RNA sequence: AACACCCAUGCGGGAGAGCGCGGCACAAGGCCGCCGCCGAAGGAGCAACCGCCCCGGAAUCUCUCAGGCACCCGAACCGCAUGGGGCUG
Numbered sequence: 001a002a003c004a005c006c007c008a009u010g011c012g013g014g015a016g017a018g019c020g021c022g023g024c025a026c027a028a029g030g031c032c033g034c035c036g037c038c039g040a041a042g043g044a045g046c047a048a049c050c051g052c053c054c055c056g057g058a059a060u061c062u063c064u065c066a067g068g069c070a071c072c073c074g075a076a077c078c079g080c081a082u083g084g085g086g087c088u089g
Base pairs, nucleotide, nucleotide: 005085006084007083008082009081010080011079012078013077018035020034021033022032023031024030036069037068038067042065043063044062045061049057050056051055
């Protein structure tokens, strides 16, 4: 140097749950309230587990503050590509 690893971007795949009721507004979109639900933006908790190990990192588990419940958007995670960082040699 390359690979592993981290970050960002692009492409592809990507689940769940009321097209609920009422009101306002209204071309559409949207907002508020009421119950019923979902978890895979984010956040929080326990701690399985992991590591350079007596200190750190920590979930697909749990909660539902936030978010979401026709379609669209979003979406953890996975694959590919590009750029940057960086370990080791």

This is a predicted structure of an 89-nucleotide RNA (Glycine riboswitch aptamer) from Niveispirillum lacus. Rfam family: Glycine riboswitch aptamer. Rfam links the family to the GO term glycine biosynthetic process. The source organism's lineage runs through Bacteria, Pseudomonadati, Alphaproteobacteria, Rhodospirillales and Niveispirillum.